[in-house]
RNAcentral holds the full RNA, with entries from SILVA.
Small-subunit ribosomal RNA, 3' major domain from a metagenome, 478 nucleotides, folded computationally.
Context: one part of a larger RNA
RNA sequence: UGACGGGGACCCGCACAAGCGGUGGAGCAUGUGGUUUAAUUCGACGCAACGCGAAGAACCUUACCUGGAUUUGACAUCCCUGGACCGCUCUGGAAACAGAGUUUCUUCUUCGGAAGCCGGGUGACAGGUGCUGCAUGGCUGUCGUCAGCUCGUGUCGUGAGAUGUUGGGUUAAGUCCCGCAACGAGCGCAACCCUUGUCCUUAGUUGCCAGCGGUUUAAGCCGGGAACUCUAGGGAGACUGCCUGUGUCAAGCAGGAGGAAGGUGGGGAUGACGUCAAGUCCUCAUGGCCUUUAUAUCCAGGGCUACACACGUGCUACAAUGGCAAUUACAAAGGGUCGCAAAACCGCAAGGUGGAGCUAAUCCCAAAAAAAAUUGUCUCAGUUCGGAUUGCAGUCUGCAACUCGACUGCAUGAAGUCGGAAUCGCUAGUAAUCGUGGAUCAGCAUGCCACGGUGAAUACGUUCCCGGGUCUUGUACA
Repeated sequence: UGACGGGGACCCGCACAAGCGGUGGAGCAUGUGGUUUAAUUCGACGCAACGCGAAGAACCUUACCUGGAUUUGACAUCCCUGGACCGCUCUGGAAACAGAGUUUCUUCUUCGGAAGCCGGGUGACAGGUGCUGCAUGGCUGUCGUCAGCUCGUGUCGUGAGAUGUUGGGUUAAGUCCCGCAACGAGCGCAACCCUUGUCCUUAGUUGCCAGCGGUUUAAGCCGGGAACUCUAGGGAGACUGCCUGUGUCAAGCAGGAGGAAGGUGGGGAUGACGUCAAGUCCUCAUGGCCUUUAUAUCCAGGGCUACACACGUGCUACAAUGGCAAUUACAAAGGGUCGCAAAACCGCAAGGUGGAGCUAAUCCCAAAAAAAAUUGUCUCAGUUCGGAUUGCAGUCUGCAACUCGACUGCAUGAAGUCGGAAUCGCUAGUAAUCGUGGAUCAGCAUGCCACGGUGAAUACGUUCCCGGGUCUUGUACA
């Protein structure tokens, strides 16, 4: 100087407390361990691995296994040589591929040739999701959006170092003020950026419809309008600016006015010096090592989907604040031409036929948001709760749904009556609850990312648990 302490002082955080809802019990989905297997490819392991890489394993993907094949190679450059190649037909085959047949060049040109493409040959080389993340770059997680981490000059100390950065206040903040052998500065904080909340203005189609006229069962449907909503450009607005009190005539704090908004208005992006030899050689790049008729490459089939079990994360429930039936309202944000697909018709339905319109504020996904509301029914039951499982019949995608897809109809109707010890999230448009869209994607979502609807309870307080910050103290630790 640090680190540590079941030392001290001060402070903060959904850290506790106060509340609300869960997990842990059930069924299923998904990931992991284990076991099994020819293979169940690999990585990730306290927080910070386990719905993680994977924004989507039937083939492909795919790295694994079995079998069948290839050896200058699936891919790149160079050299030699021949020629079009591709394609089509037949035979063998699971295919890859092999054999036979058929067909057969393009562009430029100084006519020598050159370039493109394909086959054959030779070796230089290719190839490797093989190893090492403890050789690395890059990227990322984490402490933590915590308030810290440092430097120059000066001063002090033999020196390591100290001071500044400590102290008194204050703040979300090393934020600011005052003081001080320090004076300044840098990286962080804050602000600048995006979004949301109010108003003004510009513009008015594809969006809007107040007033005027017309049409219609109805409807911005039409003439028209530029008010309103909205869209998207520009601007205004919030700064402790004003008042009172308090405070060291400070920084600030408490209350108030005005205001759509008040003291960082809400949310996001933004992550200092560093820590964990943290993660990743399977995104990519890369040193070294290993491999080179195989650890490379092609193909078919299988596996990654196994199942005495254990754990994590979720979904659905156990019901009456509910289930079912009928009727009737109100969103936002997205996506669409290899696409989204309307009307109409068929089917109980999944879906099919159909193809208008749309490269989209125009058309479509999208009929309907759902929870909510109204009416009826069920009357506390393993039930009109719950939907697992299984049988049959179908639909769709796709060469192909057996291993191993999703969905529909009929039948079947399991466990489950609120969950031990323990444990998690959340402080406001939040939790809880309800539906909607998107990426990936032929098909496949209870996951992920986003969107809006309805919309709470509680916080006395900081003694305690956990984590963190500052000062101080002890130390047989570095």

It matches the Rfam family "Bacterial small subunit ribosomal RNA".